[in-house]
Context: one part of a larger RNA
RNA sequence: AGACGGGGGCUCGCACAAGCGGUGGAGCAUGCGGUUUAAUUCGACGAUACGCGAGGAACCUUACCAGGGCUUGACAUCCAGACGAAAACUUCCCGAAAGGGAAGCCUCCAUUCAUGGCGGCUGGACAGGUGCUGCAUGGCUGUCGUCAGUUUGUGCCGUGAGGCGCUCUCUUAAGUGAGGUAACAAACGCAACCCCUGCCCUGUGUUAUAUGUGUCACAGGGGACUGCCGCGCACAACGCGGAGGAAGGUGGGGAUAACGCCAAGUCAGCAUGGCCCUUUGAUGCCCUGGGCUACACGCAUGCUACAAUGGCCGGUACAAUGAGUCGCCAAGUCGCAAGACGGAGCUAAUCUCAUCAAAACCGGUCCCAGUUCGGAUUGGGGUCUGCAAUUCGACCCCAUGAAGUAGGAAUCGCUAGUAAUCGCGCAUCAGCCAUGGCGCGGUGAAUACGUUCUCGAGCCUUGUACU
Numbered sequence: 001a002g003a004c005g006g007g008g009g010c011u012c013g014c015a016c017a018a019g020c021g022g023u024g025g026a027g028c029a030u031g032c033g034g035u036u037u038a039a040u041u042c043g044a045c046g047a048u049a050c051g052c053g054a055g056g057a058a059c060c061u062u063a064c065c066a067g068g069g070c071u072u073g074a075c076a077u078c079c080a081g082a083c084g085a086a087a088a089c090u091u092c093c094c095g096a097a098a099g100g101g102a103a104g105c106c107u108c109c110a111u112u113c114a115u116g117g118c119g120g121c122u123g124g125a126c127a128g129g130u131g132c133u134g135c136a137u138g139g140c141u142g143u144c145g146u147c148a149g150u151u152u153g154u155g156c157c158g159u160g161a162g163g164c165g166c167u168c169u170c171u172u173a174a175g176u177g178a179g180g181u182a183a184c185a186a187a188c189g190c191a192a193c194c195c196c197u198g199c200c201c202u203g204u205g206u207u208a209u210a211u212g213u214g215u216c217a218c219a220g221g222g223g224a225c226u227g228c229c230g231c232g233c234a235c236a237a238c239g240c241g242g243a244g245g246a247a248g249g250u251g252g253g254g255a256u257a258a259c260g261c262c263a264a265g266u267c268a269g270c271a272u273g274g275c276c277c278u279u280u281g282a283u284g285c286c287c288u289g290g291g292c293u294a295c296a297c298g299c300a301u302g303c304u305a306c307a308a309u310g311g312c313c314g315g316u317a318c319a320a321u322g323a324g325u326c327g328c329c330a331a332g333u334c335g336c337a338a339g340a341c342g343g344a345g346c347u348a349a350u351c352u353c354a355u356c357a358a359a360a361c362c363g364g365u366c367c368c369a370g371u372u373c374g375g376a377u378u379g380g381g382g383u384c385u386g387c388a389a390u391u392c393g394a395c396c397c398c399a400u401g402a403a404g405u406a407g408g409a410a411u412c413g414c415u416a417g418u419a420a421u422c423g424c425g426c427a428u429c430a431g432c433c434a435u436g437g438c439g440c441g442g443u444g445a446a447u448a449c450g451u452u453c454u455c456g457a458g459c460c461u462u463g464u465a466c467u
């Protein structure tokens, strides 16, 4: 100088407390461990792994396993040689395919006749490797943490390591600012500048509209600055209250993450040093099938419930974000339905998904029960995608109706348009195991006395046998 303390002081944070809803019990989904397996590919493991890489495992993907096959190779550059339809195409044979074999067809272009281009073949340099090392690395990322810190120049103090500056008082979300001060300045962070949103104005408006226009869209501007008033404070910074205002003291949200820590994560996204495998049973490449979906069990994250603030039936309303031409798919018809037929419109403020919603509201029914709750599981019949749904897809209909009556110890999220609850959209995608992820709107709470305690963090100070 740090680090640490079951040392002290001060101060923060959904950290506790106050509340609301969950997890832990049940069934199922997904991930992980374990076990099993020919293989169940690999990585990630307290917080900071476990609906994570994966924003789509039937084949493909695919890296794993079994079997079959290829060896200058699926891919790149170059050299040498012979060749000029060897290729492609057609046919046949073996085969699960890949691959191998045979036959037919056909005999390139430029040309200065040296050759060059192009193509495959043979041979050789080489290719190739999701093989190892994230403890050789780049890049990117997680975490502390959107925490308020991390440093430098000159100067001053100290023999020196080093200190001061950055401490102190007040204040702030903030090393934010004010005062004081052996410091004075500065850099990276903070804040602001950027985007979205809430109010107003102006302009424009094809597709909104009743053709008048507009609460809609787009673009530009204004508006909030403790600016005004009062009180407090040190007459400061600032704090508290008030007025006006759509909005008030950072209005709300986002993007933005300092010096660094964990030899944190990633050689399987990519790149890359070194090592290893590769003319023969390859750690390369192709193919068929299987596996990644196994199942005495354990854990994690979720979904659906256990019901009457509810289930079911009928009727009546109100959104926003988005996506669409190999696509979205209207009207109409058929089917109980999944869906099929059909073909209009739309490269989309025009048409479609989608009259876009569901909770909600109105009426009816059920009467507290393992039920008109709950929907697992299983049987049968179908629809769709796709070469193909057996391992292993989704959906529909009929039947079946399991556990479950609020979940022990323990534990998680959330401070406002938030939690809770309700539906809708998108990416990936032929289809989909999505209950996941990312967004969108509808309805819409309760509570915070306070900082003793738990966890994490910041500043000052103190002790130390640790570095």
Stems, first nucleotide, its partner, number of pairs: 001467002003464003007461007015451002019414005026304008034295002042053002064290007073126001077125005083119002089104006108117003128277002131275003137271002139266003142262001144260001149188006155164003168179003194254004199222007208213001225248001228242005306407001310366007322353003327346002332341003373404001378399007420443007